[in-house]
Context: one part of a larger RNA
RNA sequence: GCCGGCGACUCAUAAAAAAUGGCAAGGUUAAAAAACAAAUUUUGGAGCCGUAGUGAAAACAAGUCUGAAUGAAAGGGCAUAUACAGAAGUCAUUUUUUAUGGACCCGAAACCGAGUGAUCUAACCAUGACCAGGAUGAAACUUGGAUAAAACCAAGUGGAAGUCCGAACUGACCAAUGUUGAAAAAUUGACAGAUGAGUUGUGGUUAGGGGUGAAAUGCUAAUCGAACUCGGAGCUAGCUGGUUCUCCUCGAAAUGCGUUGAGGCGCAGCAUUUUGAAUUUUCUUAAGGGGUAAAGCACUGUUUCGAUGCGGGCUAUGAAAAUAGUACCAAAUCGUGGCAAACUUAGAAUACUUAAUUAAACAAAACAAAAUAGUGAGACUAUGUGGGAUAAGCUUCAUAGUCAAAAGGGAAACAGCCCAGAUCAUCAGCUAAGGCCCCUAAAUAAUUACUAAGUGAUAAAGGAGGUAAAAAUGCGAAAACAACCAAAAGGUUUGCCUAGAAGCAGCUAUCCUUUAAAGAGUGCGUAAUAGCUCAUUGGUAAAGCGUUUUUGCACCAAUAAUGACUGGGACUAAGUAAUUUGCCGAAGCUAUGAGUUUUUUGAAACGGUAGAGGAGCGUUCUGUACCAGGGUGAAGUAAUAGUGAGAACUAUUAUUGACGAAACAGAAGUGAGAAUGUCGGC
Numbered sequence: 001g002c003c004g005g006c007g008a009c010u011c012a013u014a015a016a017a018a019a020u021g022g023c024a025a026g027g028u029u030a031a032a033a034a035a036c037a038a039a040u041u042u043u044g045g046a047g048c049c050g051u052a053g054u055g056a057a058a059a060c061a062a063g064u065c066u067g068a069a070u071g072a073a074a075g076g077g078c079a080u081a082u083a084c085a086g087a088a089g090u091c092a093u094u095u096u097u098u099a100u101g102g103a104c105c106c107g108a109a110a111c112c113g114a115g116u117g118a119u120c121u122a123a124c125c126a127u128g129a130c131c132a133g134g135a136u137g138a139a140a141c142u143u144g145g146a147u148a149a150a151a152c153c154a155a156g157u158g159g160a161a162g163u164c165c166g167a168a169c170u171g172a173c174c175a176a177u178g179u180u181g182a183a184a185a186a187u188u189g190a191c192a193g194a195u196g197a198g199u200u201g202u203g204g205u206u207a208g209g210g211g212u213g214a215a216a217u218g219c220u221a222a223u224c225g226a227a228c229u230c231g232g233a234g235c236u237a238g239c240u241g242g243u244u245c246u247c248c249u250c251g252a253a254a255u256g257c258g259u260u261g262a263g264g265c266g267c268a269g270c271a272u273u274u275u276g277a278a279u280u281u282u283c284u285u286a287a288g289g290g291g292u293a294a295a296g297c298a299c300u301g302u303u304u305c306g307a308u309g310c311g312g313g314c315u316a317u318g319a320a321a322a323u324a325g326u327a328c329c330a331a332a333u334c335g336u337g338g339c340a341a342a343c344u345u346a347g348a349a350u351a352c353u354u355a356a357u358u359a360a361a362c363a364a365a366a367c368a369a370a371a372u373a374g375u376g377a378g379a380c381u382a383u384g385u386g387g388g389a390u391a392a393g394c395u396u397c398a399u400a401g402u403c404a405a406a407a408g409g410g411a412a413a414c415a416g417c418c419c420a421g422a423u424c425a426u427c428a429g430c431u432a433a434g435g436c437c438c439c440u441a442a443a444u445a446a447u448u449a450c451u452a453a454g455u456g457a458u459a460a461a462g463g464a465g466g467u468a469a470a471a472a473u474g475c476g477a478a479a480a481c482a483a484c485c486a487a488a489a490g491g492u493u494u495g496c497c498u499a500g501a502a503g504c505a506g507c508u509a510u511c512c513u514u515u516a517a518a519g520a521g522u523g524c525g526u527a528a529u530a531g532c533u534c535a536u537u538g539g540u541a542a543a544g545c546g547u548u549u550u551u552g553c554a555c556c557a558a559u560a561a562u563g564a565c566u567g568g569g570a571c572u573a574a575g576u577a578a579u580u581u582g583c584c585g586a587a588g589c590u591a592u593g594a595g596u597u598u599u600u601u602g603a604a605a606c607g608g609u610a611g612a613g614g615a616g617c618g619u620u621c622u623g624u625a626c627c628a629g630g631g632u633g634a635a636g637u638a639a640u641a642g643u644g645a646g647a648a649c650u651a652u653u654a655u656u657g658a659c660g661a662a663a664c665a666g667a668a669g670u671g672a673g674a675a676u677g678u679c680g681g682c
Base pairs, nucleotide, nucleotide: 001682002681003680004679005678006677011101012100013099014098015097016096017095018094019093020092021091022090023089026049027048028047032043033042034041035040053060054059063078064077065076066075104242105241107239111232112231113230114229115228116227122206123205124204125203126202127201128200129199130198131196133165134164135163136161140157141156142155143154144153145152169193170192171191174189175188176187177186208224210220211219212218217226245616246615247614248613249612250611255268256267257266258265259264269375270374271372272371273370274369275368276367281360282359284356285355286354287353288352295344296343300340301339302338303337305335306334307333308332311329312328313326314325315324316323317322378403379402380401381400382399383398384397386395387394408419409418410417423594424593425592426591428590429589430588434584435583436582437569438568439567443581445580446579447578448577449576450575456571462556463555466553467552468551469550470549471548472547473546474545475544483540484539485538486537487536489513490512491511495507496506519534523532524531595606596605597604598603617671619668620667621666622665623664624663629659636655637654638653639652640651641650642649643648
């Protein structure tokens, strides 16, 4: 891992609701007793609930209490059938739910109690054992020298030491191997100590809130930040996982408030079921309040420029007071132009409230009560806001939609986008979104334009004689625009400046003449001249040529990490814009048939997670039951066929060999694919 078996909402007591049953203004017994083989029956009315309430109570009573400290009212509280002959309760059973218990099942880490452990290991006690060989050579002593004697010196003897080298022994610094090992800590090589705080045998002592510890939270029997065993104990778990047959109807939530609350819970909201009351919703019209959007600047603030200039600064005069001036700052006012979530003189659309008419639905939706829930992590899209960077598949709200809990068609693929809500069947039809060259169902459809970029089929500021269209304006047969031929002169090298300055370094001025026209000169050029050119004019030739603005489609700008952005082929339309007619296209709608539910008829409804409700199937046992059946073959097992909406059931055949089906009731150890489930097999 697979297969097979087992495996989770139970039981008791109390209460609430519903259904069913008995009796009914009543209902019912409890303990206990008697009978009986037992089941059970009978007796037992104590008690409980109901038939009347009100008041704290005495008490009164369809009323009562308060008001009220003497008498007494209004008002108020609670209660009291409208009609009908009829005021409805109570006791059981079943189901659901709640409470208390292990309370649907499995699951802790821990806590407490009583015991068991020092054959491992830590320390200690008692008693034993062990340490090849080699080296160094302390004290002391001896002899000799030395000395007055010592000290002292030399040689020798000697054999000290947590001394040295190195086996046994003890350890464990490094590496490799090993890592389902030969081994739950080893092997190999190398390494440390090796007469000592040494090693070791045997026996003993210390015990868990403890011991022991040359101290590492180490060790205390492969267990140690508190051993192990049993018990409290089915500890508790707002946490994770799991929770077993079928069909039918309805069908959520991921929000608000509170919470030692935030992944939990309570109340409300939203769902279901039953019952009851009645209306409710939408459109239209009318009447309302508002202070949002936009707008505005009258207020509160902010702000541009201008005018005026309180006050201040500076300057001048003056002994001072002060006066005068001011290209400075500037209050306030006026004009002008803006801004605002916490500004509003004014002010929408929607939304909301109320009313009325009509219409529609009334089997829908809304309302009330009771019982039963689940939910209280939401996601994206569109719109309006806040936070963020007018970032995020970001985050917080509001309104709507979809998903969640929704399949089908489209978007190549694609929970949240577009279309559309699947009861079942059909080799029928019509459509939606989206499409119609091929892949691929349907137009190689039609008309008019645009695009030349494969733009289409990613992007901005900015740039450009791309191209198409529109508008305004100017010039033009008295010849425009472009091209070609020619002229482009004189005073004059104007004046100044300067080494020079002659149209053309710079400054100033920018006149006059001849002319068809020609600047005291547009650019190049020279040291300065020269030279070329332009403005300007004539000629040739002949018909349109400029400028500005707007619009459509294209171009450049255009650079990223595995390989792409039409889905691919391909396309000059099969691209783009506008128009037209067809067709295709879904589980939509229609058609035909069938099922279920609701319904007086016509008819309507039937996607579905959590969840609520309803109807059934099957398993084991019991009763009816001394049952039908059964060796002429029961149960079981296997295969095949048939029936039913399904759980399932039936038949036949084979196998097998002794029990046992159906029906109607009853009772449950009642249905497995999941729980790192559990046991067995492979």
Record summary:
The part of an RNA shown here (large-subunit ribosomal RNA, domain II) has 682 nucleotides and comes from Codium arenicola. The RNAcentral record of the full RNA draws on ENA. Its Rfam family is "Bacterial large subunit ribosomal RNA". Rfam links the family to the GO terms structural constituent of ribosome and ribosome. A source record names the gene rnl. The organism belongs to Codium, within Eukaryota.